[in-house]
Molecule: small-subunit ribosomal RNA
Organism: uncultured bacterium
RNA sequence: GACGAACGCUGGCGGCGUGCCUAACACAUGCAAGUCGAGCGCGCAGCCAUCGGUAGCAAUACCGGUGGUGGGCGAGCGGCGAACGGGUGCGUAACACGUGGGCAACCUGCCCCAGACUCUGGGAUAACCCCGGGAAACCGGGGCUAAUACCGGAUACUCUCGGUCGGCCGCAUGAUCGGCCGAGGAAAGCUCCGACGGUCUGGGAUGGGCCCGCGGCCUAUCAGCUUGUUGGUGGGGUAACGGCCUACCAAGGCGACGACGGGUAGCUGGUCUGAGAGGACGGCCAGCCACACUGGGACUGAGAUACGGCCCAGACUCCUACGGGAGGCAGCAGUGGGGAAUCUUGCGCAAUGGGCGAAAGCCUGACGCAGCGACGCCGCGUGAGGGAUGAAGGCCUUCGGGUUGUAAACCUCUUUCGGCAGGGACGAAGCGAAAGUGACGGUACCUGCAGAAGAAGCCCCGGCUAACUACGUGCCAGCAGCCGCGGUAAGACGUAGGGGGCGAGCGUUGUCCGGAUUUAUUGGGCGUAAAGCGCGCGUAGGCGGCCGCGCAAGUCGGAUGUGAAAACCCGGGGCUCAACCCCGGACGUGCAUUCGAUACUGCGCGGCUCGAGACAGGUAGGGGAGAUCGGAAUUCCUGGUGUAGCGGUGAAAUGCGCAGAUAUCAGGAGGAACACCGGUGGCGAAGGCGGAUCUCUGGGCCUGUUCUGACGCUGAGGCGCGAAAGCUAGGGGAGCGAACAGGAUUAGAUACCCUGGUAGUCCUAGCCGUAAACGUUGGGUGCUAGGUGUGGGGGGAUAUCGACCCCUUCCGUGCCGAAGCUAACGCAUUAAGCACCCCGCCUGGGGAGUACGGCCGCAAGGCUAAAACUCAAAGGAAUUGACGGGGGCCCGCACAAGCGGCGGAGCAUGUGGCUUAAUUCGACGCGACGCGAAGAACCUUACCUGGGCUUGACAUGCGGGGCAAAGCCGGUGAAAGCCGGUGCCCUACGGGGCCCGCACAGGUGGUGCAUGGCUGUCGUCAGCUCGUGCCGUGAGGUGUUGCCUUAAGUGGCGCAACGAGCGCAACCCCUAUCCCUAGUUGCCAGCGGGUAAAGCCGGGAACUCUAGGGAGACUGCCGGCGCCAAACCGGAGGAAGGUGGGGAUGACGUCAAGUCAUCAUGCCCCUUAUGUCCAGGGCUGCACACAUGCUACAAUGCGUGGUACAGAGGGCUGCGAUCCCGCAAGGGGGAGCGAAUCCCAGAAAGCCACGCUCAGUUCGGAUCGGGGUCUGCAACUCGCCCACAUGAAGUCGGAAUCGCUAGUAAUCGCAGGUCAGCACACUGCGGUGAAUACGUUCCCGGGCCUUGUACACACCGCCCGUCACACCACGAAAGUUUGCAACACCCGAAGCCGGUGGCCUAACCGCAAGGAGGGAGCCGUCGAAGGUGGGGCAGAUGAUUGGGGUGAAGUCGUAACAAGGUAGCCGUAUCGGAAGG
Repeated sequence: GACGAACGCUGGCGGCGUGCCUAACACAUGCAAGUCGAGCGCGCAGCCAUCGGUAGCAAUACCGGUGGUGGGCGAGCGGCGAACGGGUGCGUAACACGUGGGCAACCUGCCCCAGACUCUGGGAUAACCCCGGGAAACCGGGGCUAAUACCGGAUACUCUCGGUCGGCCGCAUGAUCGGCCGAGGAAAGCUCCGACGGUCUGGGAUGGGCCCGCGGCCUAUCAGCUUGUUGGUGGGGUAACGGCCUACCAAGGCGACGACGGGUAGCUGGUCUGAGAGGACGGCCAGCCACACUGGGACUGAGAUACGGCCCAGACUCCUACGGGAGGCAGCAGUGGGGAAUCUUGCGCAAUGGGCGAAAGCCUGACGCAGCGACGCCGCGUGAGGGAUGAAGGCCUUCGGGUUGUAAACCUCUUUCGGCAGGGACGAAGCGAAAGUGACGGUACCUGCAGAAGAAGCCCCGGCUAACUACGUGCCAGCAGCCGCGGUAAGACGUAGGGGGCGAGCGUUGUCCGGAUUUAUUGGGCGUAAAGCGCGCGUAGGCGGCCGCGCAAGUCGGAUGUGAAAACCCGGGGCUCAACCCCGGACGUGCAUUCGAUACUGCGCGGCUCGAGACAGGUAGGGGAGAUCGGAAUUCCUGGUGUAGCGGUGAAAUGCGCAGAUAUCAGGAGGAACACCGGUGGCGAAGGCGGAUCUCUGGGCCUGUUCUGACGCUGAGGCGCGAAAGCUAGGGGAGCGAACAGGAUUAGAUACCCUGGUAGUCCUAGCCGUAAACGUUGGGUGCUAGGUGUGGGGGGAUAUCGACCCCUUCCGUGCCGAAGCUAACGCAUUAAGCACCCCGCCUGGGGAGUACGGCCGCAAGGCUAAAACUCAAAGGAAUUGACGGGGGCCCGCACAAGCGGCGGAGCAUGUGGCUUAAUUCGACGCGACGCGAAGAACCUUACCUGGGCUUGACAUGCGGGGCAAAGCCGGUGAAAGCCGGUGCCCUACGGGGCCCGCACAGGUGGUGCAUGGCUGUCGUCAGCUCGUGCCGUGAGGUGUUGCCUUAAGUGGCGCAACGAGCGCAACCCCUAUCCCUAGUUGCCAGCGGGUAAAGCCGGGAACUCUAGGGAGACUGCCGGCGCCAAACCGGAGGAAGGUGGGGAUGACGUCAAGUCAUCAUGCCCCUUAUGUCCAGGGCUGCACACAUGCUACAAUGCGUGGUACAGAGGGCUGCGAUCCCGCAAGGGGGAGCGAAUCCCAGAAAGCCACGCUCAGUUCGGAUCGGGGUCUGCAACUCGCCCACAUGAAGUCGGAAUCGCUAGUAAUCGCAGGUCAGCACACUGCGGUGAAUACGUUCCCGGGCCUUGUACACACCGCCCGUCACACCACGAAAGUUUGCAACACCCGAAGCCGGUGGCCUAACCGCAAGGAGGGAGCCGUCGAAGGUGGGGCAGAUGAUUGGGGUGAAGUCGUAACAAGGUAGCCGUAUCGGAAGG
């Protein structure tokens, strides 16, 4: 896009079309084929005449009779029609259809033309009457009668047949024409006189029959089929040829160019689609065919093997008096049924057409119309213009507004369609003397009237694909054509608003074509994506070199015929347009005939040599087969020497060995394989071939150019060869070695490793026929740059010869590479390039190379080869990453080296867990766990229990109020609060404080997976990118890789790159040296004073220090080293040396990392509570587990006494000196100090001295007892400290694990923040002050390059198989069952044909008897249905069984992907829960 459609929602009008696709299922009822009286007889009405009767006065009416008339009616005889028209699509794969031919092998009623004729007789019969049978349908007997019914005779040139003669034509059978002879054959009448008929012959027209070429479905898992079969002869039959039928004879005929079989199917014009080629279809209309309940059969006839005829059989239905009968809608309408689904039991013969008739006319469910159905196509309408305060309402909102939206309202206007009313056709040609004659229909059409009046829906809005928001829902409900949406902010579900599309329709479903060059003729492929047969020989077939002649089949051109109409296309015309219809043209790519052309193909003939082959001469070779021979090695046996081990592995063990192994020497046996040479070297078609010699044998290459003369290439089938494993039979058996056994390994180890070891491996003969049989690349021929190796042969040059060397040529075999090709990788004269020829093969993955069937095989199995079902992929190449029990280079306290810890103890703190009314919450590997906490007794506090409050503990605005509020007093209470009393305060006067009410507040409630901000981490790692250019189809690459170097993508060199940005470094701070300036509160060298002492004082400005500025370090200098350079190494100088030490500083990004409980914030939720106030409790609970610390276990120690030296900080609700009290915590007291001034403040380790003497201790201090101090409203739960007393575990810590590279670790104390109080934590400060680093193999993390990959939420990845469960489809299966086609036999209807004694018999012959002829009956052949039987094919079903597929979280292992941890994979054999070994 299309449809004979259906379904859902919706539905105003008209025109034209169209409407059982299923049950060729069954049918009630009505209708669908009759007509002719101008063929015939009869009967009955009617009419006329007449007679009789009745009634009446009569006209007349009625009844009856007779005669006549009488298509008005009825049946019958006869004629024509009924074989057309109408329906359906069963069957049919066929000369059925289409197309083009043929009939010298034919028929044709009615019609047309022409010629001739229509003479003369005869006998019946239906109707009717009578009788009889039957329920009926219907039938029998007797009697009468007519014809255009039937029969005989006559005539008939042209007719037919036979004979004969001649002409002419044809390839032939033969045709045709003419003459003669013989034989045979006709007719019908009616009549109104116009006509209509009848017969014969010839011709025409029309319609048919038969034959042939060509064309159009699937299946080879149908490969062989056939006995009337193929042909002949005789006969029969037909309108006609024919094996159509029959007898005999021959043995043929068909088939891979697909016979036979199976499945499906009416064919065509055409229709739909498509650019076309093509594909699909065959409904309506038209042509042909087939069928008419199913099967068979003939009759009549011009024509049938007959839809509305007959006979028989069968099934079914109906009637029945049970004896018998009737029926056939696939005609029109209609009914039931089936189905997703398909109409009125309408009107009319007015038109068109048909039958009959002379005609009028009759008949016509053909047809013309109407009805029903949006089933389709086409047309029209549901209004038009104006209208902004952009109304209300709805929806959204950032609350400003936006949108619906000129949409509505409102104003002006119009009136199609529909409604009402009036008028009102064409179609009518024709027929008829005339009158008259329209189903549609009072329809179309015209006019008038009223009034916007009666008339809009459906689908969609995530992408494809045009159209977005809100709410609801929360992997639910649901959507979905594909991808996919939905797990709390869903543009994808549902609803709404809005929007998009189409519109009386819109969607959905189904089907076909397209897109799909996705079966590729046009127009594809096969190295790696699916796809080259394992290889050769060769049959059919396909294709084929150069020159010439002939033919003209293919091919090309002209002409003629045909290619129906309709349709399509173009032009024109008619309905108001269109759909629709009419006219004309064109097309119909085809077929046939004929004429012509001859380049190419073909065919015939002749020639040629370059393809191919032969011949001659050389030549290389693991080419093949057989036989013989050889040495090395392993093993075994014998003997010698010799002693305790050998062997084996990652390490071991099993095993062997004192009965003497291994080792070693000598001798012997046997089998298998042939080291070195040996080589991207050789040979072969492939598989494959390797010691030597001999025999037999295949092929190649080179040279010569002697011969043949296209002899060629390919190759469906076919035949042969064909590694290993395997099989059969017989040998052989050294080594190796499936299975097997043992030892190890392991969680296990049916493996990898080890020790043994059977088949096998070897030989002979025969099977098998596979492979990752691979160059994953079929064969052949020609053409298209080169370079460089190598094997074989030939030629040349080197003055000559030989060996090298060099040049050249042919053949083979490699590598690199141009053009070109390729998706890329790559290929590239050995093509995967450019072409031609032939063969094979492919068409998404799985199922499956499986099942079934067939063929082969001894078996194993092989070859051929599906489907159901299932998935939205499977796959190739390349890219970027990530990863690897891959590689290279290089870093880091990463390891190593070293020092000290943790893990054990006690305690502290945090966490898990448990507990609890609550033990608030968060943080969870590193990167949660002395973390948020830099400090939970109340408070904090978010938790629990209880008591309260409700505009609220807190903010803003509005309205209202004043009797007010706060405060104070009292009551109650645990307090908060509640109740009562008292009570006006401030004001720059506007007001505010306070109360009530309304808006609102408030939430540490949820979501860190909605967020901002901040932070952790990789990681202070050296990386991450961009612009332009270049390369690539592209992803992307290059730059950024390489080499050197660095702490560094630091720098240098090179380079299709050149630059740049964020990072690195530097700039900043502290610290180390010096200088300058300055000199108090800091300093004190010199001078003076002074003290018990003290920078205490004068003073000084040197020093220290303070704090401002500056200098200094830059690989600057020297040497070495580096291709250059960058740099590196060493040295000098220097306080400091190669970033001097430390800090701050954290690229692009990663972890949905952390935080909604710092804060901020979207959405959701609570609103007398999830808010808020208060009291008490909890966060401190303890059987445990972990993390981080403290203190120790002691003598490098502990205790006691004495004594020395810091830095950095803090201090006014603060630090607090001297002094006094207390053992002490501390108390009293208060000088000084907002601090270089005073205080905290004693630093401690250290040093000196004494004690302790290895002990659970003078170590260690937990725990517990009572006592006390301090802070605080308050130390019970639950603080710190002091003293006395108590003195626990612990004697250096398993596996494991952490920190640190120098002023570091270790050790020692000091200070600060938080803080009323509380520090083993944290943040800082200084004192003392080490050891070690060979080195980068290993562990961890990281950087760069490279490699592999089946990974890409990226190895914490991916992924395989068994088992278990559920579901699905399929195979096998004892069987069961159904259908189809055929075969054999039995039975054998109707009927045609044949036969036939007897029987019956009008016409003709005959005087008669009888005959001719005919008939029934009977018999026979054939013969449908039926029966029996064994097979074939197909389907359904089947206990059980087999594998397969699928299925959010099952079991076992880990096979594969990284060297996947034993490289993987292929064939085969074997073993094993399973992958697998």